Molecule: small-subunit ribosomal RNA
Organism: Ignavibacteria bacterium
RNA sequence: ACAACGGAGAGUUUGAUCCUGGCUCAGGACGAACGCUGGCGGCGUGCCUAACACAUGCAAGUCAAGGCGGUAGCAAUACCGACUGGCGCACGGGUGCGGAACACGUAGGCAAUCUGCCCUUAAGGGGAGAACAACUUGUCGAAAGGCGAGCUAAAUCUCCGUAAUAUAUUCGGAUGGCAUCAUCUGAAUAUCAAGUUUUCUUAGGGAUGAGCCUGCGUCUGAUUAGCUAGUUGGUAGUGUAAUGGACUACCAAGGCUACGAUCAGUAGCUGGUCUGAGAGGAUGAUCAGCCACAUUGGGACUGAGACACGGCCCAGACUCCUACGGGAGGCAGCAGUGAGGAAUAUUGCUCAAUGGACGAAAGUCUGAAGCAGCAACGCCGCGUGAGGGAUGAAGGUGCUCUGCAUUGUAAACCUCUGUAGUCGGGGAAAAAUGGCGGGUUACUACCCGUUUGAUGGUACCCGAAAAGUAAGGAUCGGCUAACUACGUGCCAGCAGCCGCGGUAAUACGUAGGAUCCAAGCGUUGUCCGGAUUUACUGGGUGUAAAGGGUGCGCAGGCGGACUUAUAAGUUAGGGGUGAAAUCUCUCGGCUCAACCGAGAAACUGCCUCUGAUACUGUAGGUCUUGAAUCCGAGAGAGAGUUGUGGAAUUCCGAGUGUAGCAGUGAAAUGUGUAGAUAUUCGGAAGAACACCAGUGGCGAAGGCAGCAACUUGGCUCGGUAUUGACGCUCAGGCACGAAAGCAUGGGGAUCAAACAGGAUUAGAUACCCUGGUAGUCCAUGCCCUAAACGAUGAUCACUUGAUGUCGGCCGUAAGGUCGGUGUCGAAGCUAACGCGUUAAGUGAUCCACCUGGGGAGUACGCUCGCAAGGGUGAAACUCAAAGGAAUUGACGGGGGCCCGCACAAGCAGUGGAGCAUGUGGUUUAAUUCGAUGCAACGCGAAGAACCUUACCUAGGCUUGAAAGGCUCUCUAAACCGUUGAAAGACGGGUACCCGCAAGGGGGGGAGUACAGGUGCUGCAUGGCUGUCGUCAGCUCGUGCCGUGAGGUGUUUGGUUAAGUCCAGCAACGAGCGCAACCCCUGGGUCUAGUUGCCAGCGAGUAAUGUCGGGAACUCUAGAUCGACUGCCUACGCAAGUAGUGAGGAAGGUGGGGACGACGUCAAGUCAUCAUGGCCCUUACGCCUAGGGCUACACACGUGCUACAAUGGCAUCUACAACGCGCUGCAAUACCGCGAGGUGGAGCGAAUCGCUAAAAAGAUGUCUCAGUUCAGAUCGGAGUCUGCAACUCGACUCCGUGAAGUUGGAAUUGCUAGUAAUCGCAGGUCAGCACACUGCGGUGAAUACGUUCCCGGGCCUUGUACACACCGCCCGUCAAGCCAUGAAAGCUGGGAGUACCCGAAGUCGCCUUAUAAGCGCCGAAGGUAAGACCAGUGAUUGGGGCUAAGUCGUAACAAGGUAGCCGUACCGGAAGGUGCGGCUGGAUCACCUCCUUU
Repeated sequence: ACAACGGAGAGUUUGAUCCUGGCUCAGGACGAACGCUGGCGGCGUGCCUAACACAUGCAAGUCAAGGCGGUAGCAAUACCGACUGGCGCACGGGUGCGGAACACGUAGGCAAUCUGCCCUUAAGGGGAGAACAACUUGUCGAAAGGCGAGCUAAAUCUCCGUAAUAUAUUCGGAUGGCAUCAUCUGAAUAUCAAGUUUUCUUAGGGAUGAGCCUGCGUCUGAUUAGCUAGUUGGUAGUGUAAUGGACUACCAAGGCUACGAUCAGUAGCUGGUCUGAGAGGAUGAUCAGCCACAUUGGGACUGAGACACGGCCCAGACUCCUACGGGAGGCAGCAGUGAGGAAUAUUGCUCAAUGGACGAAAGUCUGAAGCAGCAACGCCGCGUGAGGGAUGAAGGUGCUCUGCAUUGUAAACCUCUGUAGUCGGGGAAAAAUGGCGGGUUACUACCCGUUUGAUGGUACCCGAAAAGUAAGGAUCGGCUAACUACGUGCCAGCAGCCGCGGUAAUACGUAGGAUCCAAGCGUUGUCCGGAUUUACUGGGUGUAAAGGGUGCGCAGGCGGACUUAUAAGUUAGGGGUGAAAUCUCUCGGCUCAACCGAGAAACUGCCUCUGAUACUGUAGGUCUUGAAUCCGAGAGAGAGUUGUGGAAUUCCGAGUGUAGCAGUGAAAUGUGUAGAUAUUCGGAAGAACACCAGUGGCGAAGGCAGCAACUUGGCUCGGUAUUGACGCUCAGGCACGAAAGCAUGGGGAUCAAACAGGAUUAGAUACCCUGGUAGUCCAUGCCCUAAACGAUGAUCACUUGAUGUCGGCCGUAAGGUCGGUGUCGAAGCUAACGCGUUAAGUGAUCCACCUGGGGAGUACGCUCGCAAGGGUGAAACUCAAAGGAAUUGACGGGGGCCCGCACAAGCAGUGGAGCAUGUGGUUUAAUUCGAUGCAACGCGAAGAACCUUACCUAGGCUUGAAAGGCUCUCUAAACCGUUGAAAGACGGGUACCCGCAAGGGGGGGAGUACAGGUGCUGCAUGGCUGUCGUCAGCUCGUGCCGUGAGGUGUUUGGUUAAGUCCAGCAACGAGCGCAACCCCUGGGUCUAGUUGCCAGCGAGUAAUGUCGGGAACUCUAGAUCGACUGCCUACGCAAGUAGUGAGGAAGGUGGGGACGACGUCAAGUCAUCAUGGCCCUUACGCCUAGGGCUACACACGUGCUACAAUGGCAUCUACAACGCGCUGCAAUACCGCGAGGUGGAGCGAAUCGCUAAAAAGAUGUCUCAGUUCAGAUCGGAGUCUGCAACUCGACUCCGUGAAGUUGGAAUUGCUAGUAAUCGCAGGUCAGCACACUGCGGUGAAUACGUUCCCGGGCCUUGUACACACCGCCCGUCAAGCCAUGAAAGCUGGGAGUACCCGAAGUCGCCUUAUAAGCGCCGAAGGUAAGACCAGUGAUUGGGGCUAAGUCGUAACAAGGUAGCCGUACCGGAAGGUGCGGCUGGAUCACCUCCUUU
């Protein structure tokens, strides 16, 4: 440079990730169908189903041969009709039944063949005869049709003559080839002709068409493995145009098959068509080539050609006619009808063209064909207008709603154009090579004129009017372009996959808007694609599906080095073929395109010729490195047989000896006074071999262990002598093959399925215990499976290393080398985990296996087995996942470390009693509502007699009890009466303020929008709160690691109350938390000094800071100092820790409080408040009275008071702090036993009051009792508050005097001014406090410690969990639905075998010949016994699916007995147990090895 023009993904498994893997989607196509819609034209296409049945019409006739009949004509003759004869009817047209085959495709062959009409070459043409239709006539029959007699022509038929380069036979010669042979040629014998332009006959050649044969290609099933008697071959015949078991007779015993015979199923094949980057895959409508068929089956005739779609014969089924005796028919030709079906057209026109038959021709015929009709069935083209136009119109829709957004330049309106349609006018090509006429010519050829069009007055052209007549469909959650409102409320519905819908649905329905296509748009179906998801191109098998349990080995596949030949594979060039159409390119014709034409290219194939020879093959020769052999050594639980040894166990005998033994978490069953266990001695039996012993050894695997002998297999090393590729792998085959199991016979000590008993338990068909049989052992024979595992097939080669160990050799040693066996690791590989010279790396060869999960290793069939069962091995149906590795969490009846009044050590309680209070339950007209493990229950409620109040009953109101807006209207509210439980109703009665008035204000009434709701949803919300938890955590940026989720940092070693700090580290920093900063309290200093204080000075009192005064002290309340491991010692790298250390009021956060990270619990609250949505509106709103929230068999929580002497009672004497007070606190005084009353000084409070503190102390008394304890309950009398104490207040006095004597199981608080104990104050509040919130007084005990319980933090481990263990999940049973297996049978089907019967017909025999007859074969039919396939079947088996059924809890964590595999037994079920195996088991310890220091 030429050529080449060509490859996209997405959704869905998870909390998230990567991978594996299926499902689904986006694309294209269609002879389509269905839904909605529909203007025009061109070109195509149109029964895919019943090869089902067909009414009617048409689809094959034609002709200068012939005689006859008829009509016209005087006749010649013309025309018509059937008939004889010729040619045609084997083409054209239809369909796809059958057929898996030389049927088709492709390439060849026929030396094994035929061929009418056509072309070409050569030759020929003499003579004679005969019949049968039509016709005439008779006759039978309903008809169809037939029979007899008679006449007759020919291009009908027959005979004779002539003839070879024809045919056949026999005998020769030459040349050539491919085996049989071909060509040329000689001789002999035999057999054939004829119609006078066309035509015909004979012979040769060609062309066309056909027949036969062969190589290669051509669907599925092995759950079809053996098939075959004309079968395979030969000889001789028959038959054919021709080869041949094609057929017949005889002879032989062959032939096909794992490279898939036979059988079964399915199917017309091809060019092509669709798809695809291609390779492929699917398909075989229309057009073209071939085949097969023509109602079903059989058969031949005629002919060049048929075993014949519109011919014949026979048989069957069906339909029709019939006089019942017989007949007729075949649309898979074109139309059309019925039926079937989701579904597929007109009973049209014309032979004008093209083509066909006949003819010399004119011409006739032609449902071939050319046209038209119907159908958006497809492809292509056109139109439904174009430009301007903002008041951004109206209307619709939406919203944050006086308005805005959108529909939208869209409309209106203005200007313009005229395709299609409508109207009017013109108007083809397709047709001349034909016919006729003429010219020319010897005749043709040729030339001129004229004539012939179904389509069709169609295409096309011109003109006119007029935007006028012409848009829908689907979609809008993601994939996938396009969003809002309303309705609905897991309903109705949608859905291709994922999935939407349970009251705010972009997913349902409707609307508006938008998006995509457009005379169509969607849906359904099918095919290819995407799917590298069967992988040739182009996949895999350690753990995802997948390596056979292991070896030996035939076939097959593959194969070392050198060399020669050959040329099969391979490769180069040439030739033939690969039909046309189609596809591609170029050019051209219809206005374009679709469509059509021409040329080129292509058809990737097959055959053939000539070369090449690297590689493979084949044949020959050579070699030694693969392989094997030999010699010398070596190690070993390798195998088999025989013998032998000691320890242990059990049993038996004897002795000693006495009450237990045994067993378990604890027990019991069991065993023992009839003497066990224990111990000593002796004996018997069977089985297994401690220590050695070891990621040690051997073996192909399974597997193999005392010792010895015998027999025997393999391996390794050294030597490098021999053979000379003898090799590798291996479908089928053969052999071996743990345990369990089976059969027969032995043996039987132990152990031990089943079984029995005892426990455990809700149950316990288990785990535990006591027994115990098969079995465990041996021999022989079966079985043939395991997590038969390294979950890793065998062999060969190559690719850094380190370090153990076993065996051999070399070396003094260090070490080296060969063969095994381990660990860690380079490169590389891997989804990751991991593998890594023992590969899962890089290559080669061969074998085996996989293709989503379940159904299922099941069913059926076959096969093996005594059986158990093994091997092989589906489908329907069902799901959108199932799965692998790794990540982050959470969890564990996993591990490690740490903390906490968590346990322990203590103190005091609760749980028992009575009462108070709350809750559950029950009750009720109502017992309003909420809170429900911790984290509800003296909680909301810091106080329900009415009110509160939300509940119930009853009576009332309806713009409302309260708010504000608008319209209209009236002018009062007050007061009085009646009624009533009240609210209210009714009646009476009066007539406000400002203003001159209008009017306004206030109030009432009517109306309207609206109010109102403690009605619902805390799972629509805000806000607030609880809880983990004052636990120490939770994150980010950048960097680094990882494909990624993620990790690192935050892990590790110390330390801390603390992710507090330090050290180290691929991390370096930072944020929210921790700590500190804030408040109270503890010491000091300074300042200040009233109402507080009073040391000193003075005054005064009975007494008191009472007064003057003081500012020292206490105190008050502001500022400030102080504490930081700062100092010392010890330890430590440091951080820090320890010390009765020093100092200090205080010492290691001094004590207490406020302060609560990221988040969790759909935690709590719609009844504090706020609020979306929904609901009620003469009531779910509002008012009122009474009742209820206070009920009471009972259960629980939280408290109070006690049970007494550390006490009760009586009298006396002390010492606080926080607070509160005008609707208030209230002193002194007086009255009352008392609650309290009267009264009222003082005080809005460091001034006055509440205010008495109590426990304590002192003295006295009681003396252990249901009491001088305790005070419930009840009776009586009162006080206070309040409208009112009945339901239902508190308190006082007198009387009464219950339970209770320290509290079961269980459980709570507290680590110091704490627990315990004692009182005081406050809030709420008219009154009501054992509750709550604070305050001070007195004032302990104990902590060894972290094993255990509970909660939490960090690290690690397992996981089938992620709604996260309150998780997940298995099986029986019960219910519904679905498909399926078995089943006594029943029904149907196709095929085969044997036999019977046997139509038509060919052939044969017979006959002079025909007919008749006979024979072989022979369709249909029948009989018999089976096999196969399909449908159905009472009943029965399992399987699958299905929000909330039953029983258990098997698995996932050590899943609470580790799990799983094989096998056997047992059990409602999961399952349990025995034997052997595996790690795909956690944890702790130990052993070995490796890495690092």